[in-house]
The part of an RNA shown here (small-subunit ribosomal RNA, 3' major domain) has 471 nucleotides and comes from an uncultured bacterium. The full RNA is in RNAcentral, with records from ENA, Greengenes and SILVA. Its mean pLDDT, the model's own confidence on a scale to 100, is 82.
Context: one part of a larger RNA
RNA sequence: UGACGGGGACCCGCACAAGUAGCGGAGCAUGUGGUUUAAUUCGAAGCAACGCGAAGAACCUUACCUAAGCUUGACAUCCCAAUGACCUCUCCCUAAUCGGAGAUUUCCCUUCGGGGACAUUGGUGACAGGUGGUGCAUGGUUGUCGUCAGCUCGUGUCGUGAGAUGUUGGGUUAAGUCCCGCAACGAGCGCAACCCUUAUGUUCAGUUGCUACGAAAGAGCACUCUGGACAGACUGCCGUUGACAAAACGGAGGAAGGCGGGGAUGACGUCAAAUCAUCAUGCCCCUUACGCCCUGGGCCACACACGUACUACAAUGGCGAAAACAGAGGGAAGCAAAGACGCGAGUCGGAGCAAAUCCCAAAAAGUCGUCCCAGUUCAGACUGCAGGCUGCAACUCGCCUGCACGAAGUUGGAAUUGCUAGUAAUCGCGGAUCAGAAUGCCGCGGUGAAUACGUUCCCGGGCUUUGCACA
Numbered sequence: 001u002g003a004c005g006g007g008g009a010c011c012c013g014c015a016c017a018a019g020u021a022g023c024g025g026a027g028c029a030u031g032u033g034g035u036u037u038a039a040u041u042c043g044a045a046g047c048a049a050c051g052c053g054a055a056g057a058a059c060c061u062u063a064c065c066u067a068a069g070c071u072u073g074a075c076a077u078c079c080c081a082a083u084g085a086c087c088u089c090u091c092c093c094u095a096a097u098c099g100g101a102g103a104u105u106u107c108c109c110u111u112c113g114g115g116g117a118c119a120u121u122g123g124u125g126a127c128a129g130g131u132g133g134u135g136c137a138u139g140g141u142u143g144u145c146g147u148c149a150g151c152u153c154g155u156g157u158c159g160u161g162a163g164a165u166g167u168u169g170g171g172u173u174a175a176g177u178c179c180c181g182c183a184a185c186g187a188g189c190g191c192a193a194c195c196c197u198u199a200u201g202u203u204c205a206g207u208u209g210c211u212a213c214g215a216a217a218g219a220g221c222a223c224u225c226u227g228g229a230c231a232g233a234c235u236g237c238c239g240u241u242g243a244c245a246a247a248a249c250g251g252a253g254g255a256a257g258g259c260g261g262g263g264a265u266g267a268c269g270u271c272a273a274a275u276c277a278u279c280a281u282g283c284c285c286c287u288u289a290c291g292c293c294c295u296g297g298g299c300c301a302c303a304c305a306c307g308u309a310c311u312a313c314a315a316u317g318g319c320g321a322a323a324a325c326a327g328a329g330g331g332a333a334g335c336a337a338a339g340a341c342g343c344g345a346g347u348c349g350g351a352g353c354a355a356a357u358c359c360c361a362a363a364a365a366g367u368c369g370u371c372c373c374a375g376u377u378c379a380g381a382c383u384g385c386a387g388g389c390u391g392c393a394a395c396u397c398g399c400c401u402g403c404a405c406g407a408a409g410u411u412g413g414a415a416u417u418g419c420u421a422g423u424a425a426u427c428g429c430g431g432a433u434c435a436g437a438a439u440g441c442c443g444c445g446g447u448g449a450a451u452a453c454g455u456u457c458c459c460g461g462g463c464u465u466u467g468c469a470c471a
Base pairs, nucleotide, nucleotide: 001471002470004467005466007465008464010462011461012460013459015455016454019419020418021417022416026311027310029308030307031306032305033304034302035301042053043052064297065296069292070291073127077126078125079123080122081121082120083119084118088103089102090101091100092099106117107116108115109114129286130285132284133283134282138280139279140275141274142273143271145269150189151188152187153186154185155184156165157164158163169180170179171178195263196262197261198260200231201230202229203228204227205226206225209221210220211219234257237251238250239249240248241247313412317371318370319369320368321367329360330359331358334353335352339348340347341346378409383404384403385402386401387400388399389398425447426446427445428444429443430442431441
């Protein structure tokens, strides 16, 4: 000087408290451990691994296993020879690659000898190739403390020195934010602001949007809306407190008030944190195999244990009925309307739309009626039968529909999580990935609470002081 203390002082955070909804019990989905297996590919491991890499494993993916094959190779460059192509098509064999046979088939220059370009095949070796090892050899990227308020430097001064000072002190702030003081005076990276979005208004522009007309057309741009510019909020004004400061509290005006809400933005560093399987890369290793191709299987196993979700246990509910009300998105190898068929999944059909025009598209909670507290008109697992869709192909191993079946479950022990406002809770909608395959993920809006006395205690953090088994 740091680190540490079941030392002290001050301060902060959904940290506790006050509330609210959960998890832990059940079923199921998913990830992990373990076990099993020919293989159940690999990585991630307290917080900060475990719906994580994976924004989507039937084949492919795929790295694993089995069996069959290839050896200059699936891919790149160079050399030699042959052919004239390549593409495409046909046949035999096979589980399929592999292997074998055939058809078709180039361009430019030319002294007609040939040369060149391109492509294929064959050969030779240089080489290719490796999701093989090492993240404790690395780059890059990322997590975390933490959006915490800190981390430093120059000159000066003090100290033999390590170092100190500045950065401590008195106030204040979300903030090393600002003010005052001071052997310090300045500066840098952080904080804040500049960026995006949302809340108000003005103005400009009106088509595909909107409509003061009964409808349409027409007309118009007032309104809604869309998207450019601008205004607006700065403790600016008033009062009180304060040290005549910074600031705090109250008020006015205002759509909005003291950082208005949200996002992006992550200082010096810590954890030999994570990643050699995104990529790149040193070294080591394999080279008729640890490379490559293909078939089938596996990644989906199942006495068990844990994490994260979903659905419930019901009346704030289930079921039925009927002219209710969003936002944000996506659409051409696509979205697909009307109409018809089917109980339904869906099928036929094909209008319109590269979309403020057409479509996905029905929003659902909401309203009205019924059930009367039951393992039920709750709940829906599991199973049987019959179907639909995608796709060469749904047995291992997809999703959906109808009928039947109707399990556990009556609010969950110890323990434990999120959340302070348009938040929690609840309700539906969309998108990425994607042929198909979400209860996951990322977004969107609808309805819309309760509580915060306070900082003694638990956890984490900041600053200061003290002690010292540590460096």